[in-house]
RNA sequence: AGAGUUUGAUCCUGGCUCAGGAUGAACGCUAGCUACAGGCUUAACACAUGCAAGUCGAGGGGAAACGAUAUUGGAAGCUUGCUUCCGAUAGGCGUCGACCGGCGCACGGGUGAGUAACGCGUAUCCAACCUGCCCACCACUUGGGAAUAACCUUGCGAAAGUAAGACUAAUGCCCAAUGACAUUUAUAGAAGGCAUCUGAAAUGAAUUAAAGAUUUAUCGGUGAUGGAUGGGGAUGCGUCUGAUUAGCUUGUUGGCGGGGUAACGGCCCACCAAGGCGACGAUCAGUAGGGGUUCUGAGAGGAAGGUCCCCCACAUUGGAACUGAGACACGGUCCAAACUCCUACGGGAGGCAGCAGUGAGGAAUAUUGGUCAAUGGGCGAGAGCCUGAACCAGCCAAGUAGCGUGCAGGAUGACGGCCCUAUGGGUUGUAAACUGCUUUUAUAGGGGAAUAAAGUGAGCCACGUGUGGUUUUUUGCAUGUACCCUAUGAAUAAGGACCGGCUAAUUCCGUGCCAGCAGCCGCGGUAAUACGGAAGGUCCGGGCGUUAUCCGGAUUUAUUGGGUUUAAAGGGAGCGUAGGCCGGAGAUUAAGCGUAUUGUGAAAUGUAGAUGCUCAACAUCUGCACUGCAGCGCGAACUGGUUUCCUUGAGUACGCAUAAAGUGGGCGGAAUUCGUGGUGUAGCGGUGAAAUGCUUAGAUAUCACGAAGAACUCCGAUUGCGAAGGCAGCUCACUGGGGCGCAACUGACGCUGAAGCUCGAAAGCAUGGGUAGCAAACAGGAUUAGAUACCCUGGUAGUCCAUGCCGUAAACGAUGAGUGCUAGGUGUUGGAGGGUUUCCGCCCUUCAGUGCCGCAGCUAACGCAUUAAGCACUCCGCCUGGGGAGUACGACCGCAAGGUUGAAACUCAAAGGAAUUGACGGGGGCCCGCACAAGCGGUGGAGCAUGUGGUUUAAUUCGAAGCAACGCGAAGAACCUUACCAGGUCUUGACAUCCUUUGACCACUCUAGAGAUAGAGCUUUCCCUUCGGGGACAAAGUGACAGGUGGUGCAUGGUUGUCGUCAGCUCGUGUCGUGAGAUGUUGGGUUAAGUCCCGCAACGAGCGCAACCCUUAUUACUAGUUGCCAGCAUUUAGUUGGGCACUCUAGUGAGACUGCCGGUGACAAACCGGAGGAAGGUGGGGACGACGUCAAAUCAUCAUGCCCCUUAUGACCUGGGCUACACACGUGCUACAAUGGAUGGUACAACGAGUCGCGAGACCGCGAGGUUUAGCUAAUCUCUUAAAACCAUUCUCAGUUCGGAUUGUAGGCUGCAACUCGCCUACAUGAAGCCGGAAUCGCUAGUAAUCGCGGAUCAGCAUGCCGCGGUGAAUACGUUCCCGGGCCUUGUACACACCGCCCGUCACACCAUGAGAGUUUGUAACACCCAAAGCCGGUGAGGUAACCUUCGGGAGCCAGCCGUCUAAGGUGGGACAGAUGAUUAGGGUGAAGUCGUAACAAGGUA
Repeated sequence: AGAGUUUGAUCCUGGCUCAGGAUGAACGCUAGCUACAGGCUUAACACAUGCAAGUCGAGGGGAAACGAUAUUGGAAGCUUGCUUCCGAUAGGCGUCGACCGGCGCACGGGUGAGUAACGCGUAUCCAACCUGCCCACCACUUGGGAAUAACCUUGCGAAAGUAAGACUAAUGCCCAAUGACAUUUAUAGAAGGCAUCUGAAAUGAAUUAAAGAUUUAUCGGUGAUGGAUGGGGAUGCGUCUGAUUAGCUUGUUGGCGGGGUAACGGCCCACCAAGGCGACGAUCAGUAGGGGUUCUGAGAGGAAGGUCCCCCACAUUGGAACUGAGACACGGUCCAAACUCCUACGGGAGGCAGCAGUGAGGAAUAUUGGUCAAUGGGCGAGAGCCUGAACCAGCCAAGUAGCGUGCAGGAUGACGGCCCUAUGGGUUGUAAACUGCUUUUAUAGGGGAAUAAAGUGAGCCACGUGUGGUUUUUUGCAUGUACCCUAUGAAUAAGGACCGGCUAAUUCCGUGCCAGCAGCCGCGGUAAUACGGAAGGUCCGGGCGUUAUCCGGAUUUAUUGGGUUUAAAGGGAGCGUAGGCCGGAGAUUAAGCGUAUUGUGAAAUGUAGAUGCUCAACAUCUGCACUGCAGCGCGAACUGGUUUCCUUGAGUACGCAUAAAGUGGGCGGAAUUCGUGGUGUAGCGGUGAAAUGCUUAGAUAUCACGAAGAACUCCGAUUGCGAAGGCAGCUCACUGGGGCGCAACUGACGCUGAAGCUCGAAAGCAUGGGUAGCAAACAGGAUUAGAUACCCUGGUAGUCCAUGCCGUAAACGAUGAGUGCUAGGUGUUGGAGGGUUUCCGCCCUUCAGUGCCGCAGCUAACGCAUUAAGCACUCCGCCUGGGGAGUACGACCGCAAGGUUGAAACUCAAAGGAAUUGACGGGGGCCCGCACAAGCGGUGGAGCAUGUGGUUUAAUUCGAAGCAACGCGAAGAACCUUACCAGGUCUUGACAUCCUUUGACCACUCUAGAGAUAGAGCUUUCCCUUCGGGGACAAAGUGACAGGUGGUGCAUGGUUGUCGUCAGCUCGUGUCGUGAGAUGUUGGGUUAAGUCCCGCAACGAGCGCAACCCUUAUUACUAGUUGCCAGCAUUUAGUUGGGCACUCUAGUGAGACUGCCGGUGACAAACCGGAGGAAGGUGGGGACGACGUCAAAUCAUCAUGCCCCUUAUGACCUGGGCUACACACGUGCUACAAUGGAUGGUACAACGAGUCGCGAGACCGCGAGGUUUAGCUAAUCUCUUAAAACCAUUCUCAGUUCGGAUUGUAGGCUGCAACUCGCCUACAUGAAGCCGGAAUCGCUAGUAAUCGCGGAUCAGCAUGCCGCGGUGAAUACGUUCCCGGGCCUUGUACACACCGCCCGUCACACCAUGAGAGUUUGUAACACCCAAAGCCGGUGAGGUAACCUUCGGGAGCCAGCCGUCUAAGGUGGGACAGAUGAUUAGGGUGAAGUCGUAACAAGGUA
């Protein structure tokens, strides 16, 4: 410090997620030791049991218990005077239960329920207060009295307890004396800040004290004063969320006078006034103890408040007071309530949020331990006692820190591995074994602290109102612990998570969208580095992971430090209140501000240094910090306050011109419709085409007149005006605004603007008018699969006017208002000045508007750019992922429609902006192609052939599937082929290699069988040699293995198809862009072509194009056999001689290049025309196929990974099938005839093939063919008569002398074999078919069409395929349209790329939410009723020790009763919150449901 995730890729916006740290944690796996610190976060739920507050006999009466002592009784032992035991007596001693009394119990300890508060924090104040014990100091401590508990007696009661009588003490209680520096009051009022107010000193009067104990030296007691400590009160500031809580308040706010309190105060009361709080958030609701601090963070902040410290509050719930210095009291009292327990049923007892512990709750949190030794507290004169405070120990990896589980050597790199492997090896791995060493820890044995300071008792010394020093004695829980020494022996001690990316670390097996994983992205559908296991590796380590929560990363609430044209976000506009901000100069002030200083900011914490535990954690000491608050000085630039001026901001006056600015009147013409009348006749109207509609009752058209309503043609313009909405005929009146000029007046009067007020298109609403045209709804006609739409014909609200509402719009410049500054250029509107000018005008300058282009700058980019989206300032509104949702609930507004404000649950990992490259468009432009058009011939109809689908079958083997499968693999299924089926057989195998043994095997004959096969017979090796043997071949045996046309073409190689022979596809460097990318490759021309030229931030290059290759067309040279024959001979015949001129053959060359001429063109490329030429503009044809697309085809050509079969999915054999047949499709052949059929005659080819062959000739046969065999391994021989054509004859338009299917008979050929299932011949038979619906195919010249010939495969079998030549056309205006393609451009919500994306209803499942007749629970108040305990007040006829008394009584006090207040309770109506509810509403989510196709392209109606 960042990273992952939206996209094909990019930049941005923006959310989600991760890496870090932390915790009072929990869970999973694992676990050796030590130190320190920690341990009910949940039920402030209920609690058994024990303990947690007592102490003082030096306050008192006393003596229940214990001990000693003394006296004494008894018993036992006996040693006969001792011991032991059991009593009795003695408060005389040590002591002491209970009691009276004093002090303490208000501390310490626990918890966080309540509390949003002067509760807490901080600062200040109390002249408005108290303070036991303690300290200092002053004064005093006198004299009396009456009771009462204990104890005793008698009752009641189950108990708890309680009543009565009698006795008694005190440091208990009471009375009196004395008393002031106390309190009150009177006189008077110094001083202070001199108004209120505060108020010293002094004098007088009144009132109020005390307690003793004892060792005689001390401890106490009382009243003052001061201090200290602790508390009480007041105030400033700070202290969570919600406005879907906006008004709250009657003791309320203040005053006067009282009461009360320690004290101020409405704290309480009577009276008077009507105040007080609140947008700077009152009230209400929710939540919450606060702080020091803790975690995190660079910081600012954010979150938290466990342990420790401070404060507060509470003690089962609620209320109340008493005592006391202090409480409204955790281990006190009273009352009420709930709960638990005891009970004799009458009544009682209790309060763990003290320490342990129990139950319950919960994911979850410990021992019913030891000691008062230390520290501290209470009491005491003290010893001491008490102390679950505290100190220790126990349990727990729950945290932090430390230590250990060994160290060194050791390679044959051992064995083993359910590890991997290319089978060579690699890895585990110096790891182990083995050798040497060490002993922390462990076990055993031994030694062994500090923590003790102080105090007590005793002795001594010093001083001298009892303190100090010193000696000695005694006191230790933890603890025989820490620590040290010795012995033994590597001995006693390692796991967890992870390994796709983020994120360090990978392989195999299993599984097969299953099981599962997952923090995000995502993984898993047969080769998973992502699941599970294993091996190996990585990280951490006595721990490691997971979960939960907080901060960080997140600048993702932005003060530091964000935004708002298009991503979320500018209010529709104006006026304006509060608020915020504000021009120049002088003076003053000192609130803000700066600086110095003082106080405080507790300690702990933090931090720096040092020190102590063996180190560290931890602890101790010292310093600093604690950024804060307050006091007191100084300063005066800036902000603020006060004051005096100024004119430039702002405003006013005056002058000039200007505009669709507003409101209300008046007027106008054109058009439309309607009415009346005329003319006139058959249609009009409407559409893509129609129809509905109107019309012979006279429409439409046309003329005239009239009526009505609405809107204002041209001018008219990125012109003008207005705050926005908006405003358009002409004219009048009224009203408002802006501009320019001038510089007379005021003198900062300004800007912005929550709340508020006003305006505010269209639609809509209300009432009343009006209604020509247009036109929601509605009706009809069309369109359509449907058409509740688009189109057409009608048509009502409405549109118009008046009045009133509504208050919203893509109310948009998607851009808030104001001010200043920052290059220019060019239009235009309204002014002003200057120059020039007769005029029209033109030029320059300037102010205010309104547009365009553009620099700097800004921006994610697009773009903005003096009219900013630039640079700054001021103020306001608004935003914080998408959906749910601008929805629900609530409130306000509205007649309603609805508007304003405005959530949550739930759900997703995206949603989005700009730009890029593609693809696509029922977008555009340019161009090409037998793409269309123009033609010629076909297919689709018939019969047959062939392939496919389907069906059938035991099997009809398999593959190919739009173009680009279907006469395709198959250049040829009777057996074989053959992969399929039935049956019969074999199992190291039909085929290969290795090993062992043998030397044969094969062939032939016979028998059985359908054959494979089985049996019998017959027959018997070869080559080389160094003589050892080796090799070939064959058989048998053995196991390694063979074998598979079994699966996966979506694991692959290779090969192939297709777009497409289309002109494209890229790269290097440079440049531009943040980037994806662009440029180049676009543009202007041109071409068959990214072909070439020109231009250009590009310059070059590569793969493609073209050319090079083959063939064909012309020709030269060379060469003439098997070819040829002009001339010379010869012949039936180039047959022969001869020749190589010609044809031809086959080798080498030439030739064609826009080279030449003219024109066009940009002085180019090129195009057009021409000449010459065999050929002319790539001459014709072929081979040749860029980057890539289609998971295209092929595992059945071949090869191959993985999986599968192994007496079978392998191998062999016979027979069958691949040839089936209601049907459908593709490709062909033959035809339908006269451009023809038939018969006869006569011409002219080329490419090829041939010895297991082609086969002449001759003979036989009607023929297919047969017999025989000459020639030929081929320019020699053969196939081999080419056919159409031409000549002649015939047929005469018909199912025919067309057509030939089908069938019958008889034959031929091949072949072991022709039935399933071949081809051919002859004779006979003679089907459909008379040119083919919708639709569709090929072809642009030697082409289509037509005619025959050859070849491969092949024993035989072609209408198919591949070639060859003969005859030989028609048409192309042209590119609008269909299809395909190329380039440029445009839009896009597509990128699996339009066969895309995607919306809504309905149906189903699940989830959360709203409404809902209601039902139910709770909370806080209110009103009334009742009213416990208790304080206070009244009364007190009853009761009454202290004092007084005249002895009668009185004073005082108490019970009782009454009253105010009041907890709980009751009743009531509302408010708020939660739960639940038949039904209902919308929402969300969900691999393959239904209906349509709304949006994205002009998305087919933008």